Glycine riboswitch aptamer from a soil metagenome, 86 nucleotides, folded computationally.
The model forms 85% of the base pairs in the Rfam consensus.
RNA sequence: CGCACGGGAGAGCCUGUCCGGCUUCGGCCGGGCAGCGCCGAAGGGGCAACUUCCCCGUCAACCUCUCAGGCAUGAAGGACCGUGCG
Numbered sequence: 001c002g003c004a005c006g007g008g009a010g011a012g013c014c015u016g017u018c019c020g021g022c023u024u025c026g027g028c029c030g031g032g033c034a035g036c037g038c039c040g041a042a043g044g045g046g047c048a049a050c051u052u053c054c055c056c057g058u059c060a061a062c063c064u065c066u067c068a069g070g071c072a073u074g075a076a077g078g079a080c081c082g083u084g085c086g
Base pairs, nucleotide, nucleotide: 001086002085003084004083005082006081007080012036014035015034016033017032018031019030020029021028022027037071038070039069043067044065045064046063050057
């Protein structure tokens, strides 16, 4: 570094619209899209420290940004931890 197994968090079941279904015709359920809000633990960006007279260089994070990703349950993903193997 890779593979396998186990553990593994956070944040709207909001609003509108479209489609389908149900209906006691009041509405309800599921999905797509859009909007705003929100999360940080894939990835990505930024800074500290170090070095130097200075510039340059070197530049980490779970800190920070939220581009990407994600936001009821579930599935997937998932830094990190443990075990085994190469």